[in-house]
RNA sequence: UCGUGCUAGACGGGGCAGUAGCGGCGCCUUGUAACCCGCGAAUCCGCUAUAGCGGGGUCGAAGUUCGGUUGAGGGACUUCAUCUGGGAGUUUGAAGGUUUGUAAGUGGUGUUGAGGAUUGGGUCCUGCGCAACGCAGCCUCCUGAACCGUGUCAGGUCCGGAAGGAAGCAGCACUAAGGGAAUCGUUGCGUGUGCCGCAGGGUUGCCUGGUCUGAGCUAACUGCAAGCCUUCGCUCCACGAUGGGUUUCGAAGCCGGAUGCACGG
Numbered sequence: 001u002c003g004u005g006c007u008a009g010a011c012g013g014g015g016c017a018g019u020a021g022c023g024g025c026g027c028c029u030u031g032u033a034a035c036c037c038g039c040g041a042a043u044c045c046g047c048u049a050u051a052g053c054g055g056g057g058u059c060g061a062a063g064u065u066c067g068g069u070u071g072a073g074g075g076a077c078u079u080c081a082u083c084u085g086g087g088a089g090u091u092u093g094a095a096g097g098u099u100u101g102u103a104a105g106u107g108g109u110g111u112u113g114a115g116g117a118u119u120g121g122g123u124c125c126u127g128c129g130c131a132a133c134g135c136a137g138c139c140u141c142c143u144g145a146a147c148c149g150u151g152u153c154a155g156g157u158c159c160g161g162a163a164g165g166a167a168g169c170a171g172c173a174c175u176a177a178g179g180g181a182a183u184c185g186u187u188g189c190g191u192g193u194g195c196c197g198c199a200g201g202g203u204u205g206c207c208u209g210g211u212c213u214g215a216g217c218u219a220a221c222u223g224c225a226a227g228c229c230u231u232c233g234c235u236c237c238a239c240g241a242u243g244g245g246u247u248u249c250g251a252a253g254c255c256g257g258a259u260g261c262a263c264g265g
Base pairs, nucleotide, nucleotide: 001265002264003263004262005261006260009059010058011057012030013029014028015027016026020048021047022046023045024044035056036055037054038053039052064258065257066256067255068254069253073249074248075247076246077245078244080243081242082241083240086237087236088235089234090233093232094231095230096229097228098227099226100225101224102223104222105221106220107218108217109216115213116212117211118210119209120208121207122206123205124201125200126199127198128197129196130194131193132191133190134189135188136187137186138185140181141180142179143178149174150173151172152171157166158165159164
C1' cells in the first nucleotide's frame, strides 16, 4: 500500500413547550442514504448522566468522530422605528352640522301707525236648551183565533107534558198576542252632527275690534359670541403586528484534524 473478514460506530438533527433533569408522543424548523416490527403516552409514559425497552436488517473505518467557519430557524430582552384597531384627553389645531344669543351690514316691515299698555269678542273647557240624524215605544190604518177569545148565534143537539130554558158548530161582526204599512204627531235613549241659543270658567298662545302712547320691530342671509355633536389632526396609556438592535440555543453546507483488530499478497 492492496485484498478479505470483523469490531467501535452510524442508519437523522435542532428549537419551543413540559420536566429536578434526559428521551418519547405534541407544535415549529432544517433536511434525506434518513431501515423494519412490537410495547407506552400529557393532571402522561419510560428512564437517571451509558438517562426509552425488546427483536431483526443494512452500511461500516468513512456516510464515524473532534474542532473551526458560515448560518436556516426558534427563544429571551429592548418605547429604537412604523402601523391597524381600542381607551383617555385636547380648540393655545382644522372642517362640517346643530341650538341659543347679539343686531354691525344686507333684506323685509312700519307715521296709510312699529312695539308696548289696557279692554271686549272668537278660538278652548263644562253644564243646560234648541235643531238635525238614527233607534225603540205609544198613537193611526190594515191584517190577525178549526176547538181551547167576545158578541150574535140559522140548522141541528140536550132538558121539560107544555110554556119555556141551556150549551153551542158553521157564518157574520169585533178583538188579544203577533205581523205589516205610514211616517204626521208624541215619549225615551243615543251621537266623529250644528256659520244655533243661554249660563259659568279659562284667556299661555293665535286671530280680531276699540282706546292710550308714538318709532321701532323682525332675524331670512353675512358677521360676532357661547354651548353641544361628528370627522380628521395632535398628546398620553396599555395590548398587538412588522422591521431594527443585543443576547442565547442552533439544523444543513464548507474547511482542517483524529480513528481499531485478525489473516493474506

Predicted 3D model of a 265-nucleotide RNA (Bacterial large signal recognition particle RNA) from Tumebacillus permanentifrigoris. The coordinates come from a structure-prediction model, not an experiment, and the mean pLDDT is 76. Of the family's consensus pairs, 93% are formed in the model.